About this RNA:
This is a predicted structure of an 84-nucleotide RNA (transfer RNA) from an Acidobacteriota bacterium. Rfam family: tRNA. Rfam classes the family as a transfer RNA. Taxonomically the source falls in Acidobacteriota (Bacteria, Pseudomonadati).
RNA sequence: GCCCGGGUAGACAAACUGGCAAAGUCAGCGGACUUAAAAUCCGCCGCCCGCGAGGGCUUGUGGGUUCGAUUCCCACCCCGGGCA
Repeated sequence: GCCCGGGUAGACAAACUGGCAAAGUCAGCGGACUUAAAAUCCGCCGCCCGCGAGGGCUUGUGGGUUCGAUUCCCACCCCGGGCA
């Protein structure tokens, strides 16, 4: 230099035939149970605004296509592999 795979919540990770982003596991917080703890069970758990109902933003970064993009297109950044 060229080719392939990947980058989504605190961590891992699903959604990729374009149509509600975050299912699921772990971690964390609150509660139940316990003499106490572990285990187990229940609830909550991205950011901002709002008393609240709710609204806005967010898929590595910046653009493009589209009514609509995690998904398609372009450039770049980072990680892994292959060829030279």